This is a predicted complex of two RNAs, RNase P RNA and transfer RNA, with 402 nucleotides together.
Its mean pLDDT, the model's own confidence on a scale to 100, is 81.
RNA sequence: GAAGCCGGCCAGGCGGUCGCUGCGCGUGGUUUAUCCCGCGCAGAGGAAAGUCCGGGCUCCACAGAGCGGGGUGCCGGGUAACGCCCGGCCGCUAUAAACCGGAGGUUUCCUCCGGCGAAGGCGAGGACCAGGGCCACAGAGACGAGUCUCGUCGGGUCAAACCGGCGAGGGUGAAACGCGGCAACCUCCACCCGGAGCAACACCAAAUAGGCGGACGAUGACGCUGCUCGCCGAGUCCGCGGGUAGGUGGCUAGAGCCCCGGGGAGACCCGCGGCCCAGAGGAAUGACCGUCCACGACAGAACCCGGCUUACCGGCCGGCUUCACCC
RNA sequence: GCAGGCAUAGCUCAACGGGGAGAGCGCGACGUUGCCAGCGUCGAGACGUGAGUUCGAGGCUCACUGGCUGCCCCA
Repeated sequence: GAAGCCGGCCAGGCGGUCGCUGCGCGUGGUUUAUCCCGCGCAGAGGAAAGUCCGGGCUCCACAGAGCGGGGUGCCGGGUAACGCCCGGCCGCUAUAAACCGGAGGUUUCCUCCGGCGAAGGCGAGGACCAGGGCCACAGAGACGAGUCUCGUCGGGUCAAACCGGCGAGGGUGAAACGCGGCAACCUCCACCCGGAGCAACACCAAAUAGGCGGACGAUGACGCUGCUCGCCGAGUCCGCGGGUAGGUGGCUAGAGCCCCGGGGAGACCCGCGGCCCAGAGGAAUGACCGUCCACGACAGAACCCGGCUUACCGGCCGGCUUCACCC
Repeated sequence: GCAGGCAUAGCUCAACGGGGAGAGCGCGACGUUGCCAGCGUCGAGACGUGAGUUCGAGGCUCACUGGCUGCCCCA
């Protein structure tokens, strides 16, 4: 320098005007206020998505016993936890360059084909020596028994055919007698898992019809929990009918972010300091103008967090491998 | 927002503990009829999409897509 690959980060910038949501301030309206006004500050993402895993939180016995059920699966580590991440082992696998071989051509070179082949990529990666099940078609034969071909030995025969033993081989097939293949079939082993979900849950307020019919229920319904035990203790479920379309908390300070130092191979952990960074409820985060450029993708919170997966115009940085040249 | 289940021919449904994908209605052609209906014969037409496991997937697993149902009060 070229090629290939891996990882991390960013996600149009700046200025102005007018709005929307939240918070704070005000000797403002107005004496009160959650209303209005003024000022200041803040205002989507790496995936906010799919809801596929794991956890926090709330309620149900602070979460119980057994069976059943579900999940995970090499080894070690990380973590609140995980099916996630890191390191190692094993298995499978692609190609670049260089090299080797072959073919062709417009022949000091180029193109094509094959081989070899790196960093990489992929792996639900325990156990078919516990047992059961399946193995279509093809094939003689699919795991229980047996024999398609050949050789050899023995029997048998005039010689064959045929029978038995041993050995070898071809073909079919994913797999051929070998401790066959399949556990994303049952199962076994090890470990993990209680149920529901913020429309959870708690409080205030309003309205209607605290109505009708049926089923179950102190011989314990409903619920925890699919069943049994155990716990709780008076309502529960279905249909019809009717009412409301309100408010507050939960609701954002957290496994939080940033800098520095230390430990570790890494995931990650520890310490010091600093910072506060959306919180709506028909649901805000926008519109317009100017300007610059590389002309702007996928897409938008709804209790919160850690992951995975999926979608995505591009840009920047770092690392690994191979090759070529120079010192 | 949360939870649950579904997807096979144009429509309604089958198939099986993985081994040649079918039925009814509908559609097309032909025959029957003077013509139509009806009937008969023949035919076309599908496992939502993409990966994985497996020798082999409509059925198993995962991801994606589409559509469906339930979740206030009297209670």
Rfam match: Bacterial RNase P class A.